Background:
The part of an RNA shown here (small-subunit ribosomal RNA, 5' domain) has 540 nucleotides and comes from a metagenome. Its mean pLDDT, the model's own confidence on a scale to 100, is 83. The full RNA is in RNAcentral, with records from SILVA.
Context: one part of a larger RNA
RNA sequence: GAACGAACGCUGGCGGCGUGCUUAACACAUGCAAGUCGUUCGAGAAAACCUUCGGGUGAGUAAAGUGGCGCACGGGUGAGUAACACGUGGGUAAUCUGUCCUUAUGACUGGGAUAACACCUCGAAAGAGGUGCUAAUACCGGAUAACAGUUGUAUAACCAAAAGGUUAUAUGAUAAAAGGUGGCCUCUGAUUCAAGCUAUCACAUAAGGAGGAGCCCGCGAACCAUUAGCUUGUUGGUAGGGUAAUAGCCUACCAAGGCUACGAUGGUUAGCUGGUCUGAGAGGAUGACCAGUCACACUGGAACUGAGACACGGUCCAGACUCCUACGGGAGGCAGCAGUGGGGAAUUUUGCGCAAUGGGGGAAACCCUGACGCAGCAACGCCGCGUGAGCGAUGAAGGCCUUCGGGUUGUAAAGCUCUGUCAAGAUGGGAAGAAUAAGGUUGGGAAUAAGAAGUCCGACCGAUGACGGUACCAUCAGAGGAAGCACCGGCUAACUCCGUGCCAGCAGCCGCGGUAAUACGGAGGGUGCAAGCGUUGUUC
Numbered sequence: 001g002a003a004c005g006a007a008c009g010c011u012g013g014c015g016g017c018g019u020g021c022u023u024a025a026c027a028c029a030u031g032c033a034a035g036u037c038g039u040u041c042g043a044g045a046a047a048a049c050c051u052u053c054g055g056g057u058g059a060g061u062a063a064a065g066u067g068g069c070g071c072a073c074g075g076g077u078g079a080g081u082a083a084c085a086c087g088u089g090g091g092u093a094a095u096c097u098g099u100c101c102u103u104a105u106g107a108c109u110g111g112g113a114u115a116a117c118a119c120c121u122c123g124a125a126a127g128a129g130g131u132g133c134u135a136a137u138a139c140c141g142g143a144u145a146a147c148a149g150u151u152g153u154a155u156a157a158c159c160a161a162a163a164g165g166u167u168a169u170a171u172g173a174u175a176a177a178a179g180g181u182g183g184c185c186u187c188u189g190a191u192u193c194a195a196g197c198u199a200u201c202a203c204a205u206a207a208g209g210a211g212g213a214g215c216c217c218g219c220g221a222a223c224c225a226u227u228a229g230c231u232u233g234u235u236g237g238u239a240g241g242g243u244a245a246u247a248g249c250c251u252a253c254c255a256a257g258g259c260u261a262c263g264a265u266g267g268u269u270a271g272c273u274g275g276u277c278u279g280a281g282a283g284g285a286u287g288a289c290c291a292g293u294c295a296c297a298c299u300g301g302a303a304c305u306g307a308g309a310c311a312c313g314g315u316c317c318a319g320a321c322u323c324c325u326a327c328g329g330g331a332g333g334c335a336g337c338a339g340u341g342g343g344g345a346a347u348u349u350u351g352c353g354c355a356a357u358g359g360g361g362g363a364a365a366c367c368c369u370g371a372c373g374c375a376g377c378a379a380c381g382c383c384g385c386g387u388g389a390g391c392g393a394u395g396a397a398g399g400c401c402u403u404c405g406g407g408u409u410g411u412a413a414a415g416c417u418c419u420g421u422c423a424a425g426a427u428g429g430g431a432a433g434a435a436u437a438a439g440g441u442u443g444g445g446a447a448u449a450a451g452a453a454g455u456c457c458g459a460c461c462g463a464u465g466a467c468g469g470u471a472c473c474a475u476c477a478g479a480g481g482a483a484g485c486a487c488c489g490g491c492u493a494a495c496u497c498c499g500u501g502c503c504a505g506c507a508g509c510c511g512c513g514g515u516a517a518u519a520c521g522g523a524g525g526g527u528g529c530a531a532g533c534g535u536u537g538u539u540c
C1' cells in the first nucleotide's frame, strides 16, 4: 500500500447493488418448511337455505380410508474424513437405471382377501385387539413364447496378451399385463348408446437413446522422524457364498506373503475444488457469499420400502437429555425459515406472496412449495449523489497572534441575484416485470368406411402482480433539513500561543516531559480523508 463475512471509538443526509453466528455439530417454546390425484376404488356427512313438514337443495361436495406418484429433489451445516473424499484424465469385455424420448409386440381368462364402515373389548393417553361386511389400476393363480429378450448345450466365424467377448445357425428351458375418462352411432349389438367404434391418459414385455448412479485405476494436493518399523483376512491362490456388478467383500482350505527412508505405521490439524485476497511475476495466504462435489442430520447401531436411502422434518434397538402421566405407560429431535435462551468483541423480521423462475402431484382446472421472488433491520461492504451556485472589501464584528505598525480567520460571513439534485410537504399522473394464457368461437388440411372428439396450420375473444400506487414523471413552495473524524517533532502533508513542570501524560519506531515543550492538555490556525474517519485483529 492492498484486502476483510470483521469488531471497537467518535460521527452520521439519501439512493442502487450485494452481504450479515467466523464462537456452542450448545439446548430449544411457538408457527410454518411435502404433498397431490375423484380420469384407481368402495363408502360418504354436516352447517346453512327452502318446505305442502313427507322431504328437497347443499352434494355424490368436504373430511377419513384403499390405491398411484412424490417424499432419495429442493433447503441446512462442516462435526467427522489425510481418504480414490476431492481435482484431473482414463476404464467398466465387471454394472444398474423410476420418470422422459424413439421403436416393436401385447393387453386373454380366473380367484381369494382386506381397510374404510358397523358392533364389541382394553387403555388416563398414545394407541391396541376381536367379530362381521365390501371394492379396485391393491393382491394371487392359469393361458399366450415373437424375425425381440434372458439362459443351457452344440457348431462356425471374427476380436482379444489372457480370462474372455461379439455375431450367426441348430436345439431345449423361462415371462408379464389393468384399466380409467371423454366422444360417436360408421361397422357389430341393441336389455344398456355399449360389451361396438374412436380419441386420450394409463398398463405389460423387449430394444435403442437422453439424463443419472455404482465400482476400478494413473497422476496431483497438510504438518511432525523429538513417530521406524507395520500387517494375520494380513498378501496371493483354489473352491464356494454374496452383490446390479469386480474384488478377502465374506467363508473353508493351501502357500507365506504384502507395505516401508521416493517416509510405511502412528500422531496432530483439516471437508476438497472452481475460485478469493495479495503480488510485476514466481509465489504466499485462504476456501464466507456464488457454483461443483463429498460427508452428516440429538449420540451409537441396524435394516425395511423402493428405480434410487441404509433415508434431516420415515421405521426399529440402545444411550443421554427434555416433556406428559390416572405411575401402568407414553411423546420429542430447528446443522429447514423466522424466533428464544446460552456462549461471544460480534451477525437481522416469530414479515408479504406463489405474480415471476424452478420443483412435486394432476388429463386439466388447480393444489402444495420459509426453494424462490419481494419487503423489513444493520454505513457491514462497493458504487453514485447531496449538504448549494454566482457576485460580494469598508477586507465588518468577534476569536487568535503581534515587533502594537499590523497580520490571520477571510469572499469566509452579512448583503444582493439565482438554482431546486436529494430528503421532508402538497397536488396530479403512473409502469416494465405477463407469456403464442388455460380455455372458448371459427376457417382449412391430413387420417378414419362416414361422422364426432382429438391432432396439425391459421384468425378472433380471452383472466392473472406479493413487491406497490413502488420505481419513475410533472407542477407548487422553499437555501430552507443534511459534516464529521484523525493528524500537524522526524519518518509524513500540516505551527503558533497558553497551561503543566521527569508531574500529569504521549508513543508505530526513533523518542518527548526536570519553567521559554511546533512531541503532554487546551485554544487559534493548518494538513489529509470525507458520510465517513480513526483504532484493533488477520493475510499478502
Stems, first nucleotide, its partner, number of pairs: 001540004006536005013385006019378002021343001026341003030338003035069003041065001048057003076296003086220007095213003100209007108142004117132006149174011179201006188194001222268003229259003234256008271293004275286004298319005321332004349375001351374003357371001358369004388418004398409004422481001425476005433467001439461007484529005489510003495524005505512002